[in-house]
Context: one part of a larger RNA
């Protein structure tokens, strides 16, 4: 000198774009953050209208096959958070997989036949404070099960021309809708795309005041297991394997693209954004599934908190807000799904604290303003002195003439919107045209008009380094200080004042890095 997710002191007008718990991976009240559905059975209420009425009420239609539940499908493994752990094939880079899997999506081929047993919802009964649970009875499906078929897959056998043929065994399915043209699903197989698993070369902090480490350890055979290779696991056999080119141990740490600095080499760093990894109160485990050993799923153990009728139960903000605590220190319990994207759905649409916006903070960067031109009785006031006066403040002010950014008031007023729906045309899962329609931000940005210099400047420094000097007070006191050093009676170094210098909505101080 530069930089910062900064903090502190003094000060503070506006806008744009960014950015904001670096500490306790500490504990969390409250609300929201993952639902949705032309499969299925069952199915309200309120409202309104009508009828009957013993005036208490009852019945029918509508609301509506809607709401809220239930079975089933898909999603919940994405998106979002955090960096505790990890010195590792974790990450980066270059490869391998003839050792593998891949839902939804695309292409191609073949099929989609016949039956059956249940169960939730529901009704009744019961247990319990609750959470919830039990019994009996009824019912459906794209839930479940059995049979058939096998283009095809898998396994076995045989033949030969070694990639073909033949034989045997085994493995499927689910319908819905229809204007009967079809549309949409289901099953098997092959290929693609995407995503993932695994393996390998090289690179990846400090310590030798850590020198030896290892028994599933190193290798083999066989078996089990996995989507898959493999001591991954097990039995047996052999005695190996790593290490001064640093094993083991200890400490520290998520890694990278990048970021900061530097002429570069390098050094430091890993906030925001993007890729990968790991974690989800702590530890362990599996289930379901194409995919998890699963943040808002299950089970077990533990600590903690809460409810309890003491028998027993409930919970997990390192999602978005918010609270307490810690701390020098870090924001609103906001709006909308309008756009972009995601889940479900044929679609309308629903959900979405992802996202887009708004709010708060000079936290940072950038831009603008706080007026401009003229104006010497060099006014008054203040300060200084060589004191009839002179010098500084100073064109500064007053005064004259202008301008109108920002702020204020009034009026107009966007882009961000593509779609979807309806109609028409067409070469028809598509394309084109027309109409309707639709914005949280927002009556915002922007534009015009009006009045009005009016509402908008401070901070640090002035001995040398280092730009900027005098007066008074103080008297080794009070104090200053980055270094050298100032202060003991004329202090340009302390305090105040006047003046000056440097930056400027900031200026200084502190901390950290180069």
């Nucleotide at each position: 000198g530069g930089a910062c997710g900064a903090a502190c002191g003094c000060u503070g007008g506006c806008g744009g774009c960014g950015u904001g718990c670096c500490u306790a991976a500490c504990a969390c009240a409250u609300g929201c953050a993952a639902g949705u559905c032309a499969a299925g059975g069952a199915g309200a209420a309120u409202u309104u209208u009508c009828c009957c009425u013993u005036c208490g009420g009852g019945g029918a239609a509508u609301u509506a096959g809607u709401a809220a539940a239930c079975u089933g499908g898909c999603g919940c493994a994405c998106g979002g958070g955090u960096g505790a752990g990890u010195a590792a094939c974790g990450c980066g880079u270059a490869g391998g997989u003839a050792a593998u899997c891949u839902g939804c999506c695309c292409c191609a081929a073949u099929c989609u036949c016949u039956g059956a047993c249940a169960u939730a919802a529901c009704a009744c009964c019961g247990a319990g404070a609750a959470a919830u649970c039990g019994g009996u009875g009824c019912u459906a499906a794209u839930a479940u099960c059995a049979g058939a078929u096998g283009a095809g897959g898998u396994c076995c056998c045989g033949a030969c021309u070694u990639g073909u043929c033949g034989g045997g065994a085994u493995c499927a399915a689910a319908g819905g809708u229809u204007u009967c043209g079809g549309c949409u699903g289901g099953a098997u197989u092959g290929g693609g795309a995407u995503g993932a698993g695994c393996c390998u070369g090289c690179g990846u902090c400090u310590g030798a005041u850590u020198a030896g480490c290892u028994u599933g350890u190193u290798g083999g055979u066989g078996a089990g297991g996995u989507a898959a290779c493999g001591g991954c696991u097990c039995a047996c056999c052999a005695a190996g394997g790593c290490a001064a080119c640093g094993a083991u141990c200890a400490g520290u740490a998520g890694c990278u693209g990048g970021u900061c600095u530097g002429a570069g080499a390098g050094g430091a760093u890993g906030a925001u954004c993007a890729g990968c990894c790991a974690c989800a109160c702590u530890g362990g485990a599996a289930c379901u599934g194409a995919g998890a050993c699963a943040c808002g799923g299950u089970c077990c153990a533990g600590a903690c908190u809460c409810c309890u009728a003491c028998g027993g139960g409930a919970g997990g903000c390192a999602g978005c807000a918010g609270u307490g605590a810690g701390g020098a220190a870090u924001a609103u319990u906001g709006g909308u799904c309008a756009a972009u994207g995601g889940g479900g759905g044929a679609a309308a649409c629903c959900c979405u604290g992802a996202a887009c916006c708004a709010g708060c903070g000079a936290c940072g960067c950038c831009g603008c303003g706080u007026g401009a031109a003229g104006g010497a009785u060099g006014a008054a006031g203040g300060g200084g002195c060589u004191u009839u006066g002179c010098c500084c403040u100073g064109u500064a002010a007053a005064c004259u003439u202008c301008u109108g950014u920002c702020g204020g008031a009034a009026g107009g007023g966007a882009a961000g919107a593509a779609a979807a729906g309806c109609c028409c045309c067409u070469c028809a899962u598509g394309g084109g045209g027309g109409c309707u329609g639709g914005g949280a931000c927002u009556g915002u940005a922007c534009c015009u008009u009006c009045a009005a210099a009016g509402g908008a400047a401070g901070g640090a420094u002035c001995g040398g380094c280092u730009a900027a000097c005098u007066a008074c007070g103080u008297g080794c006191c009070a104090g200053c200080a980055g270094c050298c050093g100032c202060g003991g009676u004329a202090a340009u170094a302390c305090g105040u004042a006047g003046g000056a210098u440097c930056c400027a909505a900031g200026c200084g101080u502190u901390g950290u890095c180069c």
Molecule: small-subunit ribosomal RNA, 5' domain
Organism: Ignavibacteria bacterium RIFOXYC2_FULL_35_21